[in-house]
RNA sequence: GCCUCUUUAGCUUAGUGGUAAAGCGGGGGUUUUGUAAACCUCUGACCUCAGUUCGAUUCUGGGAAGGGGCU
Numbered sequence: 001g002c003c004u005c006u007u008u009a010g011c012u013u014a015g016u017g018g019u020a021a022a023g024c025g026g027g028g029g030u031u032u033u034g035u036a037a038a039c040c041u042c043u044g045a046c047c048u049c050a051g052u053u054c055g056a057u058u059c060u061g062g063g064a065a066g067g068g069g070c071u
Base pairs, nucleotide, nucleotide: 001070002069003068004067005066006065007064010024011023012022013021018054025043026042027041028040029039030038047063048062049061050060051059
């Protein structure tokens, strides 16, 4: 330098054009003599800039970060 893959909540992952889901985590509560466990509830995210579209996490292009390959 070229090619390719990935980027969604604090972490690990779903989600192939129409309400962003779950587990763990964090806050509160119930229960217990107390702790743990269990149960209930709340919290919190689409890397960025454009394009296509009635509508984009999703499709297209540029950029950024990370992983892999070729020379």